[in-house]
Context: one part of a larger RNA
RNA sequence: UUGGGCGUAAAGCGCGCGCAGGCGGCCAAGUAAGUCGGGUGUUAAAUACCUACCGCUCACCGGAGGGAAUGCGCCCGAUACUGCAUGGCUUGAGUACGAGAGAGGAAUCUGGAAUUCCGGGUGUAGUGGUGAAAUUCGUAGAUAUUGGGAGGAACAUCCGUGGCGAAGGCGACUCUCUGGACCAAUACUGACGCUGAGACGCGAAAGCGUGGGGAGCAAACAGGAUUAGAUACCCUGGUAGUCCACGCCGUAAACGAUGAGAACUAGGUGUAGCGGGUAUUGACCCCUGCUGUGCCGAAGUUAACGCAUUAAGUUCUCCGCCUGGGGAGUACGGCCGCAAGGCUAAAACUC
Numbered sequence: 001u002u003g004g005g006c007g008u009a010a011a012g013c014g015c016g017c018g019c020a021g022g023c024g025g026c027c028a029a030g031u032a033a034g035u036c037g038g039g040u041g042u043u044a045a046a047u048a049c050c051u052a053c054c055g056c057u058c059a060c061c062g063g064a065g066g067g068a069a070u071g072c073g074c075c076c077g078a079u080a081c082u083g084c085a086u087g088g089c090u091u092g093a094g095u096a097c098g099a100g101a102g103a104g105g106a107a108u109c110u111g112g113a114a115u116u117c118c119g120g121g122u123g124u125a126g127u128g129g130u131g132a133a134a135u136u137c138g139u140a141g142a143u144a145u146u147g148g149g150a151g152g153a154a155c156a157u158c159c160g161u162g163g164c165g166a167a168g169g170c171g172a173c174u175c176u177c178u179g180g181a182c183c184a185a186u187a188c189u190g191a192c193g194c195u196g197a198g199a200c201g202c203g204a205a206a207g208c209g210u211g212g213g214g215a216g217c218a219a220a221c222a223g224g225a226u227u228a229g230a231u232a233c234c235c236u237g238g239u240a241g242u243c244c245a246c247g248c249c250g251u252a253a254a255c256g257a258u259g260a261g262a263a264c265u266a267g268g269u270g271u272a273g274c275g276g277g278u279a280u281u282g283a284c285c286c287c288u289g290c291u292g293u294g295c296c297g298a299a300g301u302u303a304a305c306g307c308a309u310u311a312a313g314u315u316c317u318c319c320g321c322c323u324g325g326g327g328a329g330u331a332c333g334g335c336c337g338c339a340a341g342g343c344u345a346a347a348a349c350u351c
Stems, first nucleotide, its partner, number of pairs: 003323004007305002012319001014202003021195003025089004030084002033082002035078008049066003053063003092192001093189004098183001104178003110172001111155001116150003120146003126137001163170002207248006216242002221237004259318006267296011300307002324351003333344004
């Protein structure tokens, strides 16, 4: 445990899909389960309430009488709302046709710049690095420069509070397969919807298993410096890892620290996609619709900061979560995992 809350004070599950459940558009007639009204039965006594009643000297207390009693059963009735079953509707939802946008996903191939390495040419004493140095590399010819080759990873400019995706996330090019959203005009289905405990799936980085790969970078590690010390910051190296395939892990400041859906409530100004109008030879310009994404702001709201048609405003439906700090996201138990660990989740004690 009524309630009050969840952007920053404790509190929105990382995200989706979806069984059960909860909730659900407009019209008509039906039914009468919920609902409402009436009647009736029951609702023991004591207690509670009422009495100009009675008994204790009063009172407490006791006695008598009376009314009441949530609720439940049965009967009769009402039909606005909910339910049930029926018929219909098109605005919610969806489908078809058309057009364009996009780093949406998977797989394949290709490309150029750069770093590194290998071998050849030119060439000679330094190079590299820093606050300054040193470790390092170099006369066995480095650095520099030039043409050749190898290999891996990442894709400069374009790049934009631009785009796409449910989230994580996604930037070179071509082709193949594939998901979603938007717009326009009709046609069609006819409430097919919303949410969603469990379940199931996806899920950055790091990490794990097996096998590859390994250019650069770089935990660990080694050395050089710095320093009182320096298990660091700086420098020279450098292994896991970073990459690929398959399988695990399942966590993040997984953030908009803001659950999903719907309706309503001033504007102004950018930007992306698709339209309509006007204009024009045409592209612009201008006006305007829908969808997305930003900024500024009215009302309102907020403890304040701020939010403000992308709400944190005004409401509804459904889910999740919070309830003083520490102990503790810990122990124990259970479930999951190869492990690391994850999920669930206390108490004593203490302030």
The prediction has a mean pLDDT of 88. A computed fold for a 351-nucleotide part of an RNA from a metagenome, annotated as small-subunit ribosomal RNA, central domain. The full RNA is in RNAcentral, with records from SILVA.